[in-house]
RNA sequence: AGAGUGGGCCGGGUGAUCGCCGCGGUCGACGUCUUGGCCGGGGAGGAAAGUCCGGACUCCGAGGGCAGUGUGCUGGUUAACGGCCAGCGGGGGCGACCCCAGGGAAAGUGCCACAGAAAAUACACCGCCGAACUCCGGUCGAAAGGCCGCGGGUGGCAAGGGUGAAAAGGUGCGGUAAGAGCGCACCGCCGUCCUGGUGACAGGGCGGGCAGGGAAAACCCCACACGGAGCAAGACCAAAUAGGGGGGCGAUCGAGGCUGGCCCGGCCGAAGCCCCCGGGUAGGUCGCUGGACCCCGCGGGUAACCGCGGGGCUAGAGGAAUGAUCGCCGGCCGCUGACGCCCCGCAAGGGCGCGAGCGGUGACAGGAUCCGGCUUACAGGCCCACUCUACGG
RNA sequence: UGGGGCGUCGCCAAGCGGUAAGGCACGGGGCUUUGAACCCCGUAUACGAAGGUUCGAAUCCUUCCGCCCCAGCCA
Numbered sequence: 001a002g003a004g005u006g007g008g009c010c011g012g013g014u015g016a017u018c019g020c021c022g023c024g025g026u027c028g029a030c031g032u033c034u035u036g037g038c039c040g041g042g043g044a045g046g047a048a049a050g051u052c053c054g055g056a057c058u059c060c061g062a063g064g065g066c067a068g069u070g071u072g073c074u075g076g077u078u079a080a081c082g083g084c085c086a087g088c089g090g091g092g093g094c095g096a097c098c099c100c101a102g103g104g105a106a107a108g109u110g111c112c113a114c115a116g117a118a119a120a121u122a123c124a125c126c127g128c129c130g131a132a133c134u135c136c137g138g139u140c141g142a143a144a145g146g147c148c149g150c151g152g153g154u155g156g157c158a159a160g161g162g163u164g165a166a167a168a169g170g171u172g173c174g175g176u177a178a179g180a181g182c183g184c185a186c187c188g189c190c191g192u193c194c195u196g197g198u199g200a201c202a203g204g205g206c207g208g209g210c211a212g213g214g215a216a217a218a219c220c221c222c223a224c225a226c227g228g229a230g231c232a233a234g235a236c237c238a239a240a241u242a243g244g245g246g247g248g249c250g251a252u253c254g255a256g257g258c259u260g261g262c263c264c265g266g267c268c269g270a271a272g273c274c275c276c277c278g279g280g281u282a283g284g285u286c287g288c289u290g291g292a293c294c295c296c297g298c299g300g301g302u303a304a305c306c307g308c309g310g311g312g313c314u315a316g317a318g319g320a321a322u323g324a325u326c327g328c329c330g331g332c333c334g335c336u337g338a339c340g341c342c343c344c345g346c347a348a349g350g351g352c353g354c355g356a357g358c359g360g361u362g363a364c365a366g367g368a369u370c371c372g373g374c375u376u377a378c379a380g381g382c383c384c385a386c387u388c389u390a391c392g393g
Numbered sequence: 394u395g396g397g398g399c400g401u402c403g404c405c406a407a408g409c410g411g412u413a414a415g416g417c418a419c420g421g422g423g424c425u426u427u428g429a430a431c432c433c434c435g436u437a438u439a440c441g442a443a444g445g446u447u448c449g450a451a452u453c454c455u456u457c458c459g460c461c462c463c464a465g466c467c468a
Stems, first nucleotide, its partner, number of pairs: 001389010012329007020043002023040007045364001049375002052373005057230004063264004068226005073087005088102001089100004103221002108219002111214002125161002127157003132154004136149005169187006188210001189208008234286004244277006256268004293312008331361006339353004344349001394464007403417003411448001419435005441457005
């Protein structure tokens, strides 16, 4: 210098003018709802988004079972998590580093189209063999029988070809009629033991010739976790309309109703009589924003994270305010004409840097109960660490 | 705001691991004096987007995009 990897951060600043929405104070207007002036102070984000997870909070639910949903290597972290950190195993990259829904397919059921002999109780199309049995032909022999045949059959084999996404351990040597874990060596696999590690796992010894293809983002099994609904939750005050609700007696019969998706179980329960009085909607108030919060320092921990000390914080309207214009500064882009340097070149020309002038541009997007994560969108810019290549010292 | 559901030719719509039916519409022909109806034939076009699992994805999983529906009380 070029090419890259990982992480962190910012995401316009400032002044003036005119506006918008809450809060506090103060002075007024009005019969009420409300409304005006002045002063002070405040007013979106890194994702406020998607609503994909997890909680806080609130209400509902006697109890039990089933169903359902989610997660899935190990150890930590946390209020919790499907998040995060560290490690293990596998895969990719020369490397920094990146990716993995990563339990079980020897519990069971189902699936593997087409092609292919065969797709999971393996099998034989082409092919290889002619050792065994038998037939045929030839030949030797007196016969028994022997030998030869790339002859047929019964048969042996799975090396090779071929099919497929996938073919029943792989490579090599031996062996054989040809072959084959048939035998052996190495690798892989299974079982068992030892050592190290909290563990996932790693290393090693011994035994076994090898059974058990893939797929669980098919059903399922195993382990663990989860009650349901959601701030339009819910609480209080309380119109108009409408008639309802609760308790007791009675009734002994069980119609029917309620009970989170189902079942068991549980609860209520007709008419009649007596007593009591609200329930809830519109509307208003609360819930409501200070919290598992942020920053700095120190300490523990590899880290996520935790502890201690100091400092900081002022949207909270329920259909929704936080904006606009102009000036200056700053970022980026384009053009212009200078200056400097470098490279190619005969030259014309080209590239980079610096400072000017003019013009343009400024993303993604916006609170609606709150918080921790994840994911997705994003003009432009800054910083840190590391890797590879080339050149120079 | 919260909750739920759905995206397949121009329209309706089946298919839910093995390469996408059918109807309407459109084009041509027949029938008819002509038109409609009816009959026959036909082209091309579609799985909302991206990534993953799988030999193979419209279908299974994840993340986005778009659309639709619902919400409290009495009777």
Molecule: RNase P RNA; transfer RNA
Organism: Vicinamibacteria bacterium